[in-house]
RNA sequence: GCCCUGGUAGCUCAGCUGGAUAGAGCAACUGCCUUCUAAGCAGUAGGUCUCGCGUUCGAAUCGCGACCAGGGUA
Repeated sequence: GCCCUGGUAGCUCAGCUGGAUAGAGCAACUGCCUUCUAAGCAGUAGGUCUCGCGUUCGAAUCGCGACCAGGGUA
């Protein structure tokens, strides 16, 4: 250089046959419970879906480019 895979919440990831408010677990915070802590239960908050452009009535999802990470190849 070329090819492939990935980038979504603080962390690990799902969603990627385009459709209605973008989710789960853990973590955080609040409450309940408990003598206290942990565990358990209930709830709350947290996201310009890496960035830009395009296609479309509609994009996390499709196309193009860029950046970053991993793997393959000479």
Model confidence (mean pLDDT): 80 of 100. Transfer RNA from a Candidatus Gastranaerophilales bacterium, 74 nucleotides, folded computationally. It was read from a public genome assembly. Rfam family: tRNA. It is annotated as a transfer RNA.